[in-house]
RNA sequence: UCAGUUGACCGGGUGGCCGCUCUUUUUCAUUAUUUUGAAAAGGGGAGGAAAGUCCGGGCUCCACAGAAACACGGUGCCGGGUAACGCCCGGCGGGGGCGACCCUAGGGAAAGUGCCACAGAAAGCAAACUACCAUUUUUCUCCUUUUGGGGAAAAGUGGAAAAGGUGAAAGGGUGCGGUAAGAGCGCACCGCGGGUCUGGCAACAGAGCCGGCACGGUAAACCCCACCGGGAGCAAAACCAAAUAGGGAUGACGUGGAGGCAACUCCGGCCAGGUUUUUGGGUCAGUCGUCCGGGUUGGUUGCUUGAGGCGCAGAGUAAUUUGCGUCCCAGAUGAAUGGCCACCACGUGGCGGGAAACCGCUGCCCUACAGAACCCGGCUUACAGGUCAACUGGCAAU
Numbered sequence: 001u002c003a004g005u006u007g008a009c010c011g012g013g014u015g016g017c018c019g020c021u022c023u024u025u026u027u028c029a030u031u032a033u034u035u036u037g038a039a040a041a042g043g044g045g046a047g048g049a050a051a052g053u054c055c056g057g058g059c060u061c062c063a064c065a066g067a068a069a070c071a072c073g074g075u076g077c078c079g080g081g082u083a084a085c086g087c088c089c090g091g092c093g094g095g096g097g098c099g100a101c102c103c104u105a106g107g108g109a110a111a112g113u114g115c116c117a118c119a120g121a122a123a124g125c126a127a128a129c130u131a132c133c134a135u136u137u138u139u140c141u142c143c144u145u146u147u148g149g150g151g152a153a154a155a156g157u158g159g160a161a162a163a164g165g166u167g168a169a170a171g172g173g174u175g176c177g178g179u180a181a182g183a184g185c186g187c188a189c190c191g192c193g194g195g196u197c198u199g200g201c202a203a204c205a206g207a208g209c210c211g212g213c214a215c216g217g218u219a220a221a222c223c224c225c226a227c228c229g230g231g232a233g234c235a236a237a238a239c240c241a242a243a244u245a246g247g248g249a250u251g252a253c254g255u256g257g258a259g260g261c262a263a264c265u266c267c268g269g270c271c272a273g274g275u276u277u278u279u280g281g282g283u284c285a286g287u288c289g290u291c292c293g294g295g296u297u298g299g300u301u302g303c304u305u306g307a308g309g310c311g312c313a314g315a316g317u318a319a320u321u322u323g324c325g326u327c328c329c330a331g332a333u334g335a336a337u338g339g340c341c342a343c344c345a346c347g348u349g350g351c352g353g354g355a356a357a358c359c360g361c362u363g364c365c366c367u368a369c370a371g372a373a374c375c376c377g378g379c380u381u382a383c384a385g386g387u388c389a390a391c392u393g394g395c396a397a398u
Stems, first nucleotide, its partner, number of pairs: 001394010012344007020045010047369001051380002054378005059233004064280007072229005077091005092106001093104004107224002112222002114218003129164002132159012172190006191213001192211003196207004237301004247292007256267004268284004308327008347364007
């Protein structure tokens, strides 16, 4: 200096005027009541993704609790973190890249089922298209002492799966020897199976030994295995006020039984979920639906102090965590957080100067993606322009 990889951050600032909203204090008026208003002073007021609604929770209700199994759904290497997760961190295996790094739906094919198109002889118990070897018959030809030998073509029999072709994949691969030609037939290395030792918490890695060893692949196919999981959601829910018709029709199961003078005991029914079983507790009439019709559509709470932010110190490779200190950082409800002006900054258009860097004048500059709605931890997606740090590769100079 060029190209790249990874991580983090900004994505305007200052001042003035006017406006909106929440809250604190004071004053005034009003009021059953901080109820409802007005004024003044002070403080606060959209994001890194607020988006997607894909996960996990807090919280609320269904709804008296616990346990187990099935169904359904989710995750899937090892270890750690977390309230938890399908998330994060650190590793291992596999794949990509010269590399920094990136991706990983990563348990099981010997429980079973399914699939492997086309091409090819053949894609799960085999098989021979073109070639190879041996041999028999027929024809032709050459040599030769007429015995006989060599070569070519066609047909048949036997051997082999080594060469070539097809394909994602062809019954381990490469090389050497051997053979009529061949084949783990033998050997070396790699691969595969078994087992031992070493390192590591482990996933795994490394080293040696034995065995010629063949039963391919696919589970982001069904499935098996291990682990996890009730449902609905702030439009949850709670309260107040007001009003109506404490409405009507209909179905299913029930509305207990026995003993005892009584207390009580046994059996039975009912009591949140998709289904079933069981334990404890409660209870003895309700439970579970379907259809028609009416009223309310108002207000308050929920509603922002949190698994919270920031700073320092410690532990840890890290994710994270412990201690101390400090701060309060939106709460709207047809939906507030805005408008104007000036200057500066970044960037940019035009003109001029300059070899260039750059300088002067002038215009633009909420002109990136995009706006809370119960809250939090993640993931995914979008983003004009800009800043910082580390690492990798190329080139050049010293």
The prediction has a mean pLDDT of 75. This is a predicted structure of a 398-nucleotide RNA (Bacterial RNase P class A) from a Devosiaceae bacterium. It was read from a public genome assembly, where an Rfam model found it. Rfam family: Bacterial RNase P class A. The family's RNA type in Rfam is ribozyme. Taxonomically the source falls in Devosiaceae (Bacteria, Pseudomonadati, Alphaproteobacteria, Hyphomicrobiales).